[in-house]
């Protein structure tokens, strides 16, 4: 001083006038407190609550998928292990299992997966044609082509066979909670890719949802069906189970039609957010102490003007111009997407000077 990565914040502020919404006060004149976000977005999780409903098991169906932790819980987070990607810092991972089974891999290529192969070349017979034993190799195709050095052997070769090096299995030893790493035997086992392919395997899961639901007032118109021992209810089927009910046509479903677009409550004080200390623990987070915060709207509340200061940009200065993504709609824990400009620490890596 330059560029990269990674956590973090700001992203307007006083003040004054007029006008929304909620609280609470009142002499009914008004006074006073409070009133959109880090993402409020996606609706991708997970859960609170509420309802069916008194609600177990199975299968199906769906979700995750390394290892050890934290959470109320997740597909989040933290730490670690392995793998690619970057010089690193650091990122990202759909990260259980291919010797259970079934299946794909177009086209090109000789050949694409257990069985054979051939454009060249090598031997070795043969006048010749031709025969036969090799070669996984020169090129070449392709997203992927049958382990690499050096030798033995051989008519020429070839993991045929050694050595050693790599993969792969096994069997131990060390280190770790573990995932895994690392060392040692012993074995030519040497032809693989896809599971974000059907599937196997371990672990999770009832549906639906604030238009969820609860109470008030209002208000109209009912009708048809099944139903003989059954009916009905639990997202879909099966067994449990519960309600009603069992010679009458109930109780309840199913259809068709009608009336109610009223209010009131959910409705916002919490697994709640912030900000300081202690303690523990790499850390996420844990427990303690002590401060401070808190919108509840329903055709939908926080707008408009005016000065001042602040921040970006041009400009010598006057001045002049500019401000970003973007509005709670039951609530909270995540993800992940957008974001003008502008500050702050800490790693990486170059450069310069001491």
């Nucleotide at each position: 001083c330059a560029g990269g990565c990674u956590g973090a914040c700001c992203g307007g502020a006083c003040g004054g006038u007029c006008g929304c919404c909620g609280g609470u006060c009142u002499u009914c004149g008004g006074g006073c407190c409070g009133g959109a976000g880090g993402a409020a977005a996606g609706u991708c999780c997970g859960c609170a609550c509420u309802c069916c409903a008194c609600a177990g098991g199975g299968c199906g169906c769906g979700g995750u998928g390394c290892u050890g932790g934290c959470u109320a819980a997740c597909g989040g987070c933290c730490a670690g292990g392995c793998g690619c990607g970057g010089a690193a810092a650091c990122g990202c991972g759909a990260c259980g299992g291919c010797a259970a089974g079934u299946g794909c891999a177009a086209c090109a290529g000789a050949g694409a997966a257990c069985g054979g192969a051939u454009u060249g070349c090598c031997c070795c017979c043969u006048u010749u044609c031709g025969g036969g034993g090799g070669u996984g190799a020169g090129g070449g195709u392709g997203a992927a082509a049958a382990g690499g050095u050096g030798g033995u052997g051989c008519a020429a070769g070839a993991g045929a066979c050694c050595a050693c090096c790599g993969g792969c299995g096994u069997c131990g030893g060390c280190a770790g909670u573990g995932a895994u790493g690392u060392c040692g035997g012993c074995g030519g086992c040497c032809a693989g890719g896809c599971a974000a392919a059907c599937c196997c395997c371990a672990c999770c899961g009832g549906g639906a949802g604030c238009a969820a639901g609860a109470c008030c007032a209002u208000u109209c118109a009912g009708g048809c069906g099944c139903a003989g021992a059954g009916g009905g209810g639990u997202g879909g089927c099966c067994c449990g189970c519960c309600c009603c009910g069992c010679a009458g046509g109930c109780a309840g479903c199913g259809c068709c039609g009608g009336g109610u677009a009223g209010g009131u409550c959910g409705c916002u004080u919490g697994a709640u957010c912030c900000c300081g200390c202690c303690a523990g623990g790499c850390a996420a987070c844990u427990g303690g102490c002590g401060g401070g915060a808190c919108a509840g709207a329903u055709a939908g509340a926080u707008g408009a003007c005016c000065g001042u200061c602040g921040c970006c940009c041009c400009g010598c200065a006057a001045g002049g111009g500019g401000a970003a993504c973007a509005g709670a709609a039951u609530g909270c824990g995540g993800c992940u997407u957008a974001c003008a400009g502008g500050u702050c620490a800490g790693c990486c890596u170059g450069g310069c000077c001491u």

A computed fold for a 354-nucleotide RNA from an Anaerolineae bacterium, annotated as Bacterial RNase P class A. It was read from a public genome assembly, where an Rfam model found it. It matches the Rfam family "Bacterial RNase P class A". Rfam links the family to the GO terms tRNA processing, ribonuclease P activity and dimeric ribonuclease P complex. It is annotated as a ribozyme. Its mean pLDDT, the model's own confidence on a scale to 100, is 76.